[in-house]
Context: one part of a larger RNA
RNA sequence: AGCAGAUGGUGGAUGUCUUGGCACCAAGAGCCGAAGAAGGACGUAGGAAGCUGCGAUAAGCCUCGGGGAGCUGCUAACCAAGCUGUGAUCCGGGGAUGUCCGAAUGGGGAAACCCGGCUGGGGUAAUGCCCAGUCACCCUUGCCUGAACACAUAGGGCAAGUGGAGGGAACGACGGGAAGUGAAACAUCUCAGUACCGUCAGGAAGAGACAACAAUAGUGAUUCCGUAAGUAGUGGCGAGCGAACGCGGAAGAGGCCAAACCACAUAUGCGUGAUAGCCGGCAGGCGUUGCAUGUGUGGGGUUGUGGGAUUGUUCUUUCAGGACUGCCGUUCUGGAAGGGAGUAAAAAAUUCGUGUUGUAGUUGAAGGCCAUGCGAAAGGGCCGGCACAGAGGGUAAGACCCCCGUAAACGAAACAUCACGAACUCCCGAGCAAUAUCCCAAGUAGCACGGGGCCCGAGAAAUCUCGUGUGAAUCCGGCGGGACCACCCGCCAAGCCUAAAUACUCCUUGGUGACCGAUAGCGGACAAGUACCGUGAGGGAAAGAUGAAAAGAACCCCGGGAGGGGAGUGAAAUAGAACCUGAAACCAUUUGCUU
Numbered sequence: 001a002g003c004a005g006a007u008g009g010u011g012g013a014u015g016u017c018u019u020g021g022c023a024c025c026a027a028g029a030g031c032c033g034a035a036g037a038a039g040g041a042c043g044u045a046g047g048a049a050g051c052u053g054c055g056a057u058a059a060g061c062c063u064c065g066g067g068g069a070g071c072u073g074c075u076a077a078c079c080a081a082g083c084u085g086u087g088a089u090c091c092g093g094g095g096a097u098g099u100c101c102g103a104a105u106g107g108g109g110a111a112a113c114c115c116g117g118c119u120g121g122g123g124u125a126a127u128g129c130c131c132a133g134u135c136a137c138c139c140u141u142g143c144c145u146g147a148a149c150a151c152a153u154a155g156g157g158c159a160a161g162u163g164g165a166g167g168g169a170a171c172g173a174c175g176g177g178a179a180g181u182g183a184a185a186c187a188u189c190u191c192a193g194u195a196c197c198g199u200c201a202g203g204a205a206g207a208g209a210c211a212a213c214a215a216u217a218g219u220g221a222u223u224c225c226g227u228a229a230g231u232a233g234u235g236g237c238g239a240g241c242g243a244a245c246g247c248g249g250a251a252g253a254g255g256c257c258a259a260a261c262c263a264c265a266u267a268u269g270c271g272u273g274a275u276a277g278c279c280g281g282c283a284g285g286c287g288u289u290g291c292a293u294g295u296g297u298g299g300g301g302u303u304g305u306g307g308g309a310u311u312g313u314u315c316u317u318u319c320a321g322g323a324c325u326g327c328c329g330u331u332c333u334g335g336a337a338g339g340g341a342g343u344a345a346a347a348a349a350u351u352c353g354u355g356u357u358g359u360a361g362u363u364g365a366a367g368g369c370c371a372u373g374c375g376a377a378a379g380g381g382c383c384g385g386c387a388c389a390g391a392g393g394g395u396a397a398g399a400c401c402c403c404c405g406u407a408a409a410c411g412a413a414a415c416a417u418c419a420c421g422a423a424c425u426c427c428c429g430a431g432c433a434a435u436a437u438c439c440c441a442a443g444u445a446g447c448a449c450g451g452g453g454c455c456c457g458a459g460a461a462a463u464c465u466c467g468u469g470u471g472a473a474u475c476c477g478g479c480g481g482g483a484c485c486a487c488c489c490g491c492c493a494a495g496c497c498u499a500a501a502u503a504c505u506c507c508u509u510g511g512u513g514a515c516c517g518a519u520a521g522c523g524g525a526c527a528a529g530u531a532c533c534g535u536g537a538g539g540g541a542a543a544g545a546u547g548a549a550a551a552g553a554a555c556c557c558c559g560g561g562a563g564g565g566g567a568g569u570g571a572a573a574u575a576g577a578a579c580c581u582g583a584a585a586c587c588a589u590u591u592g593c594u595u
Base pairs, nucleotide, nucleotide: 001594002593003592004591005590006589007588008587009586015580016545017544020516021515022513023512024511025510026509027508028507029505030504031167032166039101040100041099042055043054044053046079047078049075050074051073061095062094063093064092065091066090070083071082072081106115107114108113116135117134118133119132120131121130122129137164138163139161140160141159142158143157144156145155171202172200173199174198175197176196182189186236212219213218223250224249225248226247227246233241234240254497255496256495261299262298263297264296265295266294267293268292269291270290277286278285279329280328281327282326283325284324304475306440307439308438309437310434311433312432313431314430315429317336318335319334320333321332322331323330338428339427340426341425342424350423351422352421353420354419355418357416358415359414361410362409363408367383368382369381370380384401385400386390392404393403394402446470447469448468449467450466451465452464456482477492478491479490480489481488532539533538552579555566556565557564558563
């Protein structure tokens, strides 16, 4: 020096564990904000710091409930001072307070700071000072003013408004919109209307009540799922892209206007003194009554076996009032009876009662003995019990009967949810006939050119949609059925609203796992979006385990200390805080062998 064995050191793998994660299910909730949010800064306890809570009323105040013996949050002890059966701490409902910043909004500003006006109050001899309230902009509505220019309009001012502004994980609608890639290169094409950016909304959104499909038979708003089907198609006919009809299901709901016509109001124009008008007939009476056009309000009306207006006609109960006056008729309005409906659309507001559910909780069965363990029994043995409870967790080891619970049953002053009922509110005509007249959504449909989107890449290219230009018809009308034409069939555009079935999960509650178990699982089981890095946008860790219980080693010795040796605790100290187990590399000590 090497090899081998043993004993240690170092190191922190492995095993075991779990406070934390991950995925999903069910139910709920699905918004918060000028009544100042989300998110922060700074404060706040008798005692330093961080976290949590709270806001100068500051780990809290008031009140209503629950609960019942200790309490003054956690790391985290120690001391001090207190509270509490006159019910504290704690849990829940409602309320009060809520500094400063932040949309931030009196003005400014380098966020958490600086400086003001007005009204009221406090203080001072007075000023400075302090407190409460108020003062941004835009929009809507109302009122007052008010130019060029007479009326007017623009503009200005005041008041009112739980009107707006900002935030939010995904889901949604709309507007913009790539490239890597694939095509084994690449340009049409693909990736993909994806990622990303912007605007806006809701608990869902969007769509939606046929100018739809279909094909000689029929269906009957929309949405979603399965199938049809990787079919028909499309495609440098490459790579690829990729329907619909029909069928089976989930859910199920239909409504309102514009116009014609009538009435009233108003504006403008025309015209008249009665031959027009004032509901009809007769008689009387009236005098800005009348006619036309525009606008507004109310009635009417809403459809494709075309509908409606208009005209005529049939049928429902009663009372009161009106339509210049009287009579007859007609018609309108209101009340009652009768019928129907309702706050999710079709109109809209609120209250009460009962119940359901939620936000604290309550009751809740049944076991002992013996031995073992160098500690501890729940494991073993013996004899019992409960069970609508043998889910689970804890307790010194493996507990149905020790504790918390579990099955089952019960519970709310207050607030909220839903259901039902009542109050309350709203509505009430229907049919037949005639077709002469009127209406049935216009810079629209269509067409031309240029785009987009549809399975459809310009193709024979319909349908849908945008830009520019042109530009119809009103039922004897118009659109569609894949160029176009005819026949036939279907439907009625150019106005609006509409629940459910569907998508998602920042969040709450409960539950589940052939999910992870500390290099895993969220980046984060721990002072984690922390330390640290970066001018900044941004990037972003490492780090869990003594023991059943601190019983955390009094006292003595060596040492300046660190550290160690005794003593003591403990079942164990090679469990001693650099603490469970403690592998390997690596380093020593010792023994043997070889050289």
A computed fold for a 595-nucleotide part of an RNA from an Actinomycetota bacterium, annotated as large-subunit ribosomal RNA, domain I.
It was read from a public genome assembly.
Its Rfam family is "Bacterial large subunit ribosomal RNA". Gene Ontology terms of the family: structural constituent of ribosome and ribosome.
The coordinates come from a structure-prediction model, not an experiment, and the mean pLDDT is 82.